[in-house]
RNA sequence: CGGGUCGUCCAGACGGUCGCGUCGCCUUCGGGCGCCGAGGAACGUCCGGGCUCCAUAGGGCACGAUGGUGGGUAACGCCCACCCGGAGCAAUCCGAGAGAGAGUGCAACAGAGAGUAGACCGCCCGCGGUCGUGCUGAUCACGACUGCGGGUAAGGGUGAAACGGCGGUGUAAGAGACCACCAGCGAUCCGGGUGACCGGGUCGGCUCGGUAAACCUCAUCGGGAGCAAGGCCAAGCAGAAGGUUGAGCUGCCCGCUCAAGACCUUCGGGUAGGCCGCUAGAGGGUGUCGGCAACGGCGCCCCGAGAGAGAUGACCGUCUCGCCGCUUGCGGCGAACAGAACCCGGCGUACCGGGCGGCCCGUCCA
Numbered sequence: 001c002g003g004g005u006c007g008u009c010c011a012g013a014c015g016g017u018c019g020c021g022u023c024g025c026c027u028u029c030g031g032g033c034g035c036c037g038a039g040g041a042a043c044g045u046c047c048g049g050g051c052u053c054c055a056u057a058g059g060g061c062a063c064g065a066u067g068g069u070g071g072g073u074a075a076c077g078c079c080c081a082c083c084c085g086g087a088g089c090a091a092u093c094c095g096a097g098a099g100a101g102a103g104u105g106c107a108a109c110a111g112a113g114a115g116u117a118g119a120c121c122g123c124c125c126g127c128g129g130u131c132g133u134g135c136u137g138a139u140c141a142c143g144a145c146u147g148c149g150g151g152u153a154a155g156g157g158u159g160a161a162a163c164g165g166c167g168g169u170g171u172a173a174g175a176g177a178c179c180a181c182c183a184g185c186g187a188u189c190c191g192g193g194u195g196a197c198c199g200g201g202u203c204g205g206c207u208c209g210g211u212a213a214a215c216c217u218c219a220u221c222g223g224g225a226g227c228a229a230g231g232c233c234a235a236g237c238a239g240a241a242g243g244u245u246g247a248g249c250u251g252c253c254c255g256c257u258c259a260a261g262a263c264c265u266u267c268g269g270g271u272a273g274g275c276c277g278c279u280a281g282a283g284g285g286u287g288u289c290g291g292c293a294a295c296g297g298c299g300c301c302c303c304g305a306g307a308g309a310g311a312u313g314a315c316c317g318u319c320u321c322g323c324c325g326c327u328u329g330c331g332g333c334g335a336a337c338a339g340a341a342c343c344c345g346g347c348g349u350a351c352c353g354g355g356c357g358g359c360c361c362g363u364c365c366a
Base pairs, nucleotide, nucleotide: 001362002361003360004359005358006357007356008355009354010353012319013318014317015316016315017314018313020037021036023034024033025032026031039337043348044347046346047345048344049343050342051226052225053224054223058254059253060252061251063222064221065220066219067218068082069081070080071079072078083097084095085094086093087092098217099216103215104214105211106210120156121155122152123151124150125149126148127147128146129145130144131143132142133141134140164182165181167179168178169177183207185204186203187202188201189200190199191198192197230276231275232274233273239267240266241265242264243263244262246258247257248256283302284301285300286299287298288297289296290295320335321334322333323332324331325330326329
């Protein structure tokens, strides 16, 4: 310098004019002045928690989620480190990564055959036919082609995948049929590691296909609803009919608790006002200590949306950045995605552009 890979940060700046919302002050009640007023994702609402109510939150089935090991955390389906498998020269990236030796299902196209499967070409054997050769003939021998019957899974061919690989023995040709080595599986032993797992030895039958974000099996976890939760105050009203032993856990069952007028449905009537919850929190920054890290302990500093489901903007000027055009210092165009409503931790997705850093590969120079 070129290419790659991983991480992190910014989200235009300043000034002016007009406008919107809460709060405070003033007011001649029209308004005026002052302070403050979105994000890295406030988003999707996909996970996990706090908080509130339902009963103190019970057992089983069903349902859902997760699935290597160890750790972090309030918790997680998140994060960190490691193991195993795969891709890459590498940095690095990807993996729902338990079970197919319980059962069921599925496998397009191609192919003979896709499961305790299969014989298309080829190879081999037997019985025929035709032709040729064996100096002539031939019922004999050999060879070529061909028909039928059988053997085979070495070789070819199909496929993502075809009942281990390679060499030998063996055979008519072949085949784990047998043997050595290798791979894989199972059992067992030794060593290392907290563990997933890794390294090595012995024995065995010789090989038992794939797929579980398909049903299913195993293990672990999950009670439900959500701030329109829920609580307090104020105002107002009128009950009627029907049904059921009822309600608390809602899909079902059991258990437990409460009640004897309780609940449900339909029709009718009333209200739609105020306050709390409500934003200082598992919060952020920084230093130090522990830890490989995620993270944790301690010290210091910082934190001015909080609604009515409703505001948080527009324009102009100068500068900044990018693109285009040419008259080369001017002109034009553009500057995203999006937007709080109980709060927090994650994940995912969107985003004009720009800055910084680590590492890997290649090339050149010293």
The RNA shown here (Bacterial RNase P class A) has 366 nucleotides and comes from Pseudoclavibacter sp.
Of the family's consensus pairs, 96% are formed in the model.